[in-house]
RNA sequence: GCAAAUCGCUCGGGGCGCAUUCGCCAUUCUGGAGGCGAUUGCUGAGAAGCACCCGUGGAACCUGAUCCGGUUCGGACCGGCGUAGGAAAGCGAAGUUUGCAUGUU
Repeated sequence: GCAAAUCGCUCGGGGCGCAUUCGCCAUUCUGGAGGCGAUUGCUGAGAAGCACCCGUGGAACCUGAUCCGGUUCGGACCGGCGUAGGAAAGCGAAGUUUGCAUGUU
């Protein structure tokens, strides 16, 4: 000196599943399956939040996918797929940290 991280402002992108129990709906001889709501629980940053995560150095998230293997009461819950294809940004400050380059000693 440059870049990034951090911070601030503004803007934008994204996901919200699975299971137990109870109640209701319709059907029904009964039961079961289905739909909705509430409660409890599983994983996770986050399961509709006083939020959370991510924005090109992009695995936040989507497609592939009613995918494949493992696991579980169940479920992208774990891994593969994935050097795949998509996917949303600008400015400023401080000079704290990291990296690179140059000069001096």

Source information
This is a predicted structure of a 105-nucleotide RNA (TPP riboswitch aptamer (THI element)) from an uncultured bacterium. The coordinates come from a structure-prediction model, not an experiment, and the mean pLDDT is 76. Rfam family: TPP riboswitch aptamer (THI element). Rfam's curators write: Vitamin B(1) in its active form thiamin pyrophosphate (TPP) is an essential coenzyme that is synthesised by coupling of pyrimidine and thiazole moieties in bacteria.